The RNA shown here (transfer RNA) has 72 nucleotides and comes from Sphaerodactylus townsendi.
RNAcentral holds the sequence, with entries from ENA.
[in-house]
This record gives sequence, structure tokens and C1' cells, in this order.
RNA sequence: GGGGCUUUGGUUCUGUGGUAGAGCACCUGCUUUGAAUGCAGAAGGUCCCAGGUUGAAUUCCUGGAAUCUCCA
Repeated sequence: GGGGCUUUGGUUCUGUGGUAGAGCACCUGCUUUGAAUGCAGAAGGUCCCAGGUUGAAUUCCUGGAAUCUCCA
């Protein structure tokens, strides 16, 4: 220098043009002599950034950023 993957709560990931979901973690309550386990509930997201298409974009298109990776 060129090519490719990925970017979604604290973390790991699913997801699809039509209100954004799960596991774990954290918090509260119940259970216990206490803790662990278990059960219930709550909180936590401008879906990397900007622009475009669309009646409607996390999703499609363009450009950019970052991580990882391949070639030279």
C1' cells in the first nucleotide's frame, strides 16, 4: 500500500426494513441460623460516526473510525 471479518446494556452474543432481545454479572425481595443454590422483580442500549434511499433504517447504499486478520 491492497483485500477481508467484526463493531448491539458492565460482559458474551442472537436478531430482523415495522416499539431491541437472551445468557452471565450488578441491585432489590423471598427462601436459610448465616452463606451458597434456587425463585421473583427492577435497573441498565442515541445498535461505532456522518450522509443518502425509504412513508418507516440497528438492518439497504456511500464515506469515515477502531479492533482483528491475510497478501505485499
The prediction has a mean pLDDT of 81. NCBI's taxonomy places the organism under Eukaryota, Teleostomi, Dipnotetrapodomorpha, Squamata, Sphaerodactylus. It matches the Rfam family "tRNA". Its family is annotated with triplet codon-amino acid adaptor activity in the Gene Ontology. The family's RNA type in Rfam is transfer RNA.